[in-house]
RNA sequence: GGGGCUUUAGCUCAGUGGUAGAGCACCUCCCUUUUAAGGAGGGUGUCGAUGGUUCGACCCCAUCAAGCCUCA
Repeated sequence: GGGGCUUUAGCUCAGUGGUAGAGCACCUCCCUUUUAAGGAGGGUGUCGAUGGUUCGACCCCAUCAAGCCUCA
RNA backbone atom coordinates (compact mmCIF):
# COMPACT_ATOMS: atom_id res chain seq x y z
C1' G A 1 0.00 0.00 0.00
C1' G A 2 -4.52 -3.67 -1.50
C1' G A 3 -8.77 -6.52 0.48
C1' G A 4 -12.03 -7.79 4.56
C1' C A 5 -14.44 -7.59 9.60
C1' U A 6 -15.95 -4.78 14.00
C1' U A 7 -17.62 0.03 16.46
C1' U A 8 -25.05 0.22 20.11
C1' A A 9 -25.88 1.22 28.22
C1' G A 10 -20.45 0.52 33.02
C1' C A 11 -19.30 -4.86 30.64
C1' U A 12 -20.88 -8.87 27.06
C1' C A 13 -24.14 -8.54 23.02
C1' A A 14 -29.21 -8.40 20.19
C1' G A 15 -31.86 -5.16 16.97
C1' U A 16 -36.39 -6.73 9.04
C1' G A 17 -36.07 1.49 6.99
C1' G A 18 -41.32 3.13 11.35
C1' U A 19 -41.06 5.24 19.66
C1' A A 20 -33.34 1.71 21.07
C1' G A 21 -33.52 -3.65 23.88
C1' A A 22 -31.67 -8.31 26.86
C1' G A 23 -28.28 -10.53 30.53
C1' C A 24 -24.82 -9.10 34.21
C1' A A 25 -23.57 -4.80 36.82
C1' C A 26 -25.53 -0.07 38.93
C1' C A 27 -29.35 3.27 41.65
C1' U A 28 -33.91 3.68 45.01
C1' C A 29 -37.23 1.20 48.33
C1' C A 30 -38.90 -3.31 51.21
C1' C A 31 -37.15 -7.50 54.14
C1' U A 32 -32.87 -8.63 57.70
C1' U A 33 -29.54 -6.73 64.17
C1' U A 34 -25.79 -6.12 59.93
C1' U A 35 -23.83 -8.24 55.37
C1' A A 36 -25.09 -11.65 51.74
C1' A A 37 -29.41 -13.78 49.62
C1' G A 38 -34.59 -12.58 48.34
C1' G A 39 -38.80 -9.10 46.69
C1' A A 40 -40.70 -4.31 44.13
C1' G A 41 -39.35 -0.35 40.98
C1' G A 42 -35.79 2.66 37.72
C1' G A 43 -32.62 2.63 31.23
C1' U A 44 -28.73 5.22 33.27
C1' G A 45 -27.62 5.80 25.62
C1' U A 46 -25.15 12.22 21.02
C1' C A 47 -26.18 3.85 18.20
C1' G A 48 -17.57 6.07 16.71
C1' A A 49 -17.61 11.19 13.58
C1' U A 50 -19.30 14.03 9.31
C1' G A 51 -22.17 14.30 5.01
C1' G A 52 -25.80 12.08 1.62
C1' U A 53 -30.47 9.05 0.08
C1' U A 54 -35.46 8.83 2.22
C1' C A 55 -41.80 11.25 4.54
C1' G A 56 -38.73 8.66 8.12
C1' A A 57 -31.81 5.86 9.14
C1' C A 58 -28.56 1.86 14.46
C1' C A 59 -30.12 -0.24 9.63
C1' C A 60 -28.83 2.04 2.85
C1' C A 61 -24.47 5.04 0.40
C1' A A 62 -19.70 7.98 0.68
C1' U A 63 -15.58 9.83 3.43
C1' C A 64 -12.89 9.91 7.94
C1' A A 65 -11.28 7.73 12.93
C1' A A 66 -10.04 3.54 16.18
C1' G A 67 -9.25 -1.78 16.74
C1' C A 68 -8.52 -6.63 14.48
C1' C A 69 -7.61 -10.28 10.35
C1' U A 70 -5.37 -11.14 5.66
C1' C A 71 -2.31 -10.31 1.01
C1' A A 72 2.00 -7.94 -0.86

Overview: The RNA shown here (transfer RNA) has 72 nucleotides and comes from a Chlamydiota bacterium. The coordinates come from a structure-prediction model, not an experiment, and the mean pLDDT is 80. Taxonomically the source falls in Chlamydiota (Bacteria, Pseudomonadati). The sequence is in RNAcentral, with records from ENA.